This is a predicted structure of a 71-nucleotide RNA (transfer RNA) from a Flavobacteriaceae bacterium. Its Rfam family is "tRNA". From the family's description: Transfer RNA (tRNA) molecules are approximately 80 nucleotides in length. The source organism's lineage runs through Bacteria, Pseudomonadati, Flavobacteriia, Flavobacteriales and Flavobacteriaceae. Its mean pLDDT, the model's own confidence on a scale to 100, is 82.
[in-house]
RNA sequence: AAACUUGUAGUGUAAGGGUAGCAUACGAGACUUUGACUCUCGCGGUGUAGGUUCAACUCCUGCCAAGUUUA
Numbered sequence: 001a002a003a004c005u006u007g008u009a010g011u012g013u014a015a016g017g018g019u020a021g022c023a024u025a026c027g028a029g030a031c032u033u034u035g036a037c038u039c040u041c042g043c044g045g046u047g048u049a050g051g052u053u054c055a056a057c058u059c060c061u062g063c064c065a066a067g068u069u070u071a
Stems, first nucleotide, its partner, number of pairs: 001070007010024004018054001026042005047063005
C1' cells in the first nucleotide's frame, strides 16, 4: 500500500428486506426460618455518517475500530 472478514443488551450468540430474539448477568415478586436452587415478571442493544426502498441489523458508499492474508 492492496485485498478480505468482523462490529447487535453488561457478556455470549441469532435474525439471509417486513414487530430485533435466545441464554446469562442485573432488578422486583413468589417459594424458604434465612440463604441457595426453582418459578413469574421487568430492564437493557444494531460501530458512525449518508444513499436506495413503502419499509434496512440485512443492500450500496465513505469513515472508525479489531483481525487475517499478500506485497